The prediction has a mean pLDDT of 81.
This is a predicted structure of a 340-nucleotide RNA (Bacterial RNase P class A) from a soil metagenome.
Rfam family: Bacterial RNase P class A. It is annotated as a ribozyme. Its family is annotated with ribonuclease P activity, tRNA processing and dimeric ribonuclease P complex in the Gene Ontology.
RNA sequence: CGGAUGGGCAGUCGCCCCUUCAGGGGAGGAAAGUCCGGUCUCCACAGGGCAGCGUGCCGGCUAACGGCCGGGGGGAUUCGCUCAAAGCGGAUUCUACGGAAAGUGCCACAGAAAAUAUACCGCCCGGCAACGGGUAAGGGUGAAAAGGUGCGGUAAGAGCGCACCGCGGCCGGAGCAAUCCGGCUGGCAGGGCAAACCCCACGCGGAGCAAGACCAAAUAGGAGGGGAGGAGCGGCCCGCUCCGUUUGACUCUCGGGUAGGUCGCUAGAGCUUGGCAGCAAUGCCCGGCCCAGACGAAUGACUGUCGCCCGCAAGGGUACAGAAACCGGCUUACAGUCCG
Numbered sequence: 001c002g003g004a005u006g007g008g009c010a011g012u013c014g015c016c017c018c019u020u021c022a023g024g025g026g027a028g029g030a031a032a033g034u035c036c037g038g039u040c041u042c043c044a045c046a047g048g049g050c051a052g053c054g055u056g057c058c059g060g061c062u063a064a065c066g067g068c069c070g071g072g073g074g075g076a077u078u079c080g081c082u083c084a085a086a087g088c089g090g091a092u093u094c095u096a097c098g099g100a101a102a103g104u105g106c107c108a109c110a111g112a113a114a115a116u117a118u119a120c121c122g123c124c125c126g127g128c129a130a131c132g133g134g135u136a137a138g139g140g141u142g143a144a145a146a147g148g149u150g151c152g153g154u155a156a157g158a159g160c161g162c163a164c165c166g167c168g169g170c171c172g173g174a175g176c177a178a179u180c181c182g183g184c185u186g187g188c189a190g191g192g193c194a195a196a197c198c199c200c201a202c203g204c205g206g207a208g209c210a211a212g213a214c215c216a217a218a219u220a221g222g223a224g225g226g227g228a229g230g231a232g233c234g235g236c237c238c239g240c241u242c243c244g245u246u247u248g249a250c251u252c253u254c255g256g257g258u259a260g261g262u263c264g265c266u267a268g269a270g271c272u273u274g275g276c277a278g279c280a281a282u283g284c285c286c287g288g289c290c291c292a293g294a295c296g297a298a299u300g301a302c303u304g305u306c307g308c309c310c311g312c313a314a315g316g317g318u319a320c321a322g323a324a325a326c327c328g329g330c331u332u333a334c335a336g337u338c339c340g
Base pairs, nucleotide, nucleotide: 001340002339003338004337005336007306008305009304010303011302012301013300015026016025017024018023028320032331033330035329036328037327038326039325040208041207042206043205052204053203054202055201056200057071058070059069060068061067072097073095074094075093076092077091078090079089080088081087098199099198103197104196105193106192107191120139121138122135123134124133125132126131147165148164149163150162151161152160166188167186168185169184170183171182172181173180174179212263213262214261215260222254223253224252225251226250229243230242231241232240233239270289271288272287274285275284276283277282307318308317309316310315
């Protein structure tokens, strides 16, 4: 650095769910952050475009992804070849890695000059000198200064000429591709930044289980029908009282919402022995298994013993942290132990 694991056993008392009433199940590798991607649900939606956001070498995997696997290019460190440099090769490791020849913009300080060029020191030539001309090898500044090494050449120099490397163009070969290899050709285009605007290609409707669906009181409204009676005085009759008959008592039906309840809700991109395909991610086949489902929200407390750590001992400690519709990732937190 990477991977795995995340205290064991027994007992007592409790809690949540299922049940055939015997019993069975009951937090995590991150349940966390809510950063990506999906399933599901509701709302919206002719088609196309603009704006906005995201992604960005190539291939594969996947339901999908900004994830994973494999490959390519590039950087750093180190080792080897080499007298040395450049270069080549090996190992480890990192990599947001489309476009700077569409346009715009920026490049602090230092420096002569920060991008269509320039000349501070220097070098060479002329000159007594001031200065004029040539030069871009060497020095200096800087994160970055018009290819690198060597030989020739020259007054001094310079792709000025040549060889190799680098770079541009064309051709051929290998590869699905990124790209690599080879040949020919041009002395050589002109800095960097796109995690600056921008350009190009591709993708993206919104909200989220408090989604959403169903059942449904009491009380008070609403709509429609019947309606001259209705209610109380303990059962019946009389009587009395109250509310009504234009302001409709009383009664029936319907409808919406609330409280409450049910579903969504946990059998699924599920876990797993073995086998097969593949470098791998992953996929397929056979067999086995059922592993929380709550909602003012269970998963707890205590005891014994063993393991580990601290301590002479008595004794103390044992990480990070706890589901809330579900799944795949990423990131972050993490004592101790095991493996490479």